[in-house]
Context: one part of a larger RNA
Molecule: small-subunit ribosomal RNA, 3' major domain
Organism: metagenome
RNA sequence: UGACGGGGGCCCGCACAAGCGGUGGAGCAUGUGGUUUAAUUCGAUACAACGCGAAGAACCUUACCUGGGCUCGAAGUGCAGUAUAAACCCAUGAAAGUGGGCUAUCCCUUCGGGGAAUGCUGUAUAGGUGCUGCAUGGCUGUCGUCAGCUCGUGUCGUGAGAUGUUGGGUUAAGUCCCGCAACGAGCGCAACCCUUGUCUCUAUUUGCCAUCAGGUAAUGCUGGGAACUAUAGAGAGACUGCCGCGGUUAACGCGGAGGAAGGUGGGGAUGACGUCAAGUCCUCAUGGCCCUUACGUCCAGGGCUACACACGUGCUACAAUGGCUGGUACAAUACGUCGCUAAACCGCGAGGUGGAGCUAAUCGGAAAGAACCAGUCUCAGUUCGGAUCGCACUCUGCAACUCGAGUGCGUGAAGUUGGAAUCGCUAGUAAACGCGAAUCAGCAGGUCGCGUUGAAUACGUUCCCGGGCCUUGUACA
Repeated sequence: UGACGGGGGCCCGCACAAGCGGUGGAGCAUGUGGUUUAAUUCGAUACAACGCGAAGAACCUUACCUGGGCUCGAAGUGCAGUAUAAACCCAUGAAAGUGGGCUAUCCCUUCGGGGAAUGCUGUAUAGGUGCUGCAUGGCUGUCGUCAGCUCGUGUCGUGAGAUGUUGGGUUAAGUCCCGCAACGAGCGCAACCCUUGUCUCUAUUUGCCAUCAGGUAAUGCUGGGAACUAUAGAGAGACUGCCGCGGUUAACGCGGAGGAAGGUGGGGAUGACGUCAAGUCCUCAUGGCCCUUACGUCCAGGGCUACACACGUGCUACAAUGGCUGGUACAAUACGUCGCUAAACCGCGAGGUGGAGCUAAUCGGAAAGAACCAGUCUCAGUUCGGAUCGCACUCUGCAACUCGAGUGCGUGAAGUUGGAAUCGCUAGUAAACGCGAAUCAGCAGGUCGCGUUGAAUACGUUCCCGGGCCUUGUACA
C1' cells in the first nucleotide's frame, strides 16, 4: 500500500421488510447430468453452465457410427506436357461412382500458328469442426451503469509511498459548494444521440370528414373540403427559470404557482482502470504440435430424438373470479412476388378448388382473449383436466418407419393449489390476454417485439445478501 475481520461509523440496491404472482408436488415440452449405445458429434459447469452456441437435427445441416468409394484429391491457384471435350444413351450399383456407346468445341489467322474453354498427366501444393482459449488476435460474460480509476507539476517522507481523491455539507453520481500544501488535467458521471408524452408552423395522398351538396339497403360512396385524426419534416417547450421556508449569504433540500410534462419527465443506446490464466482455436484469424492412400474427401443408411433415474427452465392444469354454446364490439408492432392471398364454391375439420387485388397508409386484412349480454352446467375426479392410446385423414417435402406439424371420431391418466426451500416485480409496472417477426420447404410450449385489460404494497433500515466511502486490528501478500 492492499486484502481480510462472526471490528466500528456513514450510505445505497426488489437486499430485507410491506405486498402481488410464481417455482419446488402432477402431466407434458425443452436443456443438462447420469446410464445405455456401433454412434448417442463437440463445446458451455456457483452467482456469470443447464429453452446456452442451436434465429428452428427426417435427408441436407453433421462435426459422430456402420458400410461402399477416391488419393493432386470435394472447391481454388501457378507452371509444364498432352488431348478434344461437354451434353446425351446403355449396363451395373443403395448411392457416390465405375464400365461402354455416340459425337469430335469456339474465336482470330499471314494457314505456320495463336488464344479461349474443358478433360487428363506431372509438379508446387491443397485439406483437417485434429490438440493447445494456460502461446494468441478479435469478440463476449461478470463485478456494474457500481462511482470509481489515474496522471503532470509542486510539497511531505531515508524509502515503499502519501498528498491531491481526505474533512464539513450535498447529490443518482469523485454531482456540486465550502474548507484545506496543494494547483491543474485525463478516462468514467452528466450532457450531446434515438424514442415517447404537449403545442405551433409547413405539407395533404393511398390516410381524414367538421362544414356544403349529391347518392345508397348500407358504407368518405361521390363532388368537394384542409377543420379534426393521422402521417413526416421544421420549430417551441423544463432551466430549480419564478415564489415561500430551511440552509453557511453556498451547494442544495422541502412546499407552492403556472404548465401536457417538475426537478435526471418515462424508456433505450452508451459499460472507466481493472478482476476472474472467466468463455470461445467448432464463426473468423493465428503461433506451435500432429494427420497426409488419412485425423483429408464423396456417398447410402443409422445416430445427435436412446431411458431404472436426478436437476434446471417453461407450458397446461387442478376449476364457478370457472367450463361449454350463441350474440355484440375495440389494437399495435411488423410481414409479403420462388410471396401475401380476398370473394365464391367443396369439406364436420385440418384443408382443397379458385383466382380479384397487392412491389403495399391503396391489396392480403380480419384482431384474439379477457370484459359485456343471453343460455346451460351446480361442486362431482365432474360438461374440470387433458396426458396416453386406437382408427380415419390433411399439409410440407425425392422421402414423415426410426423421426414432422395439424384435423376428425373414440379413449379419458396424473392432478382437488403443492414439504424444506426458493424466484420475479415499485406503475401503465406485476399479473392476465392474445397478435406479429426472425430462423424456416415443413416444424415453437423457446426467443425477440407489439398492443389490450390492469392491481396491491413500501412503516422503515434492526436483521440476511451484494456494493461504495472513511476509520481501526492483523502472526496474511